Order: sequence, then structure tokens, then C1' cells
RNA sequence: GCGGGAUUAGUUUAAUGGUAGAACGCGAGCCUUCCAAGUUUGAGGCACCGGUUCGAUUCCGGUAUCCCGCA
Repeated sequence: GCGGGAUUAGUUUAAUGGUAGAACGCGAGCCUUCCAAGUUUGAGGCACCGGUUCGAUUCCGGUAUCCCGCA
């Protein structure tokens, strides 16, 4: 330099154009003499910039970071 892949919550990860879910973690309540465990509830997220579309995490282009291959 060229090609391919990945990027979603603090972490790990679902979601093939129509309200973004889960687990663990975190906060609060209940329970317990206390802690742990259990249980209920809450906060928190689509890497960034554009385009297409009535509507984009999803499709298209570019950028950034990481991984793989070729040279």
C1' cells in the first nucleotide's frame, strides 16, 4: 500500500427498515439480629460524520480504532 471482518449499557452480547432486549455489574426497597443469598424495582447504550427512506442499530459513502490475510 491492497483486501476482508468487527465496533450496541460499566463488561459480555441479541436484534436482516417500524417502541433497542438479556445476563453480570451498579443504586434503592423488602427479607435477615448483621452479612451473604433471595426477591421487587430503577438508572444507564446503537463508535463518529454524511446520504437514501415516511421511518435507519439495520441499506450506501467516508472517517476513527482493533483484528486477520496479501504484498

About this RNA: The RNA shown here (transfer RNA) has 71 nucleotides and comes from a bacterium. Its Rfam family is "tRNA". By type it is a transfer RNA.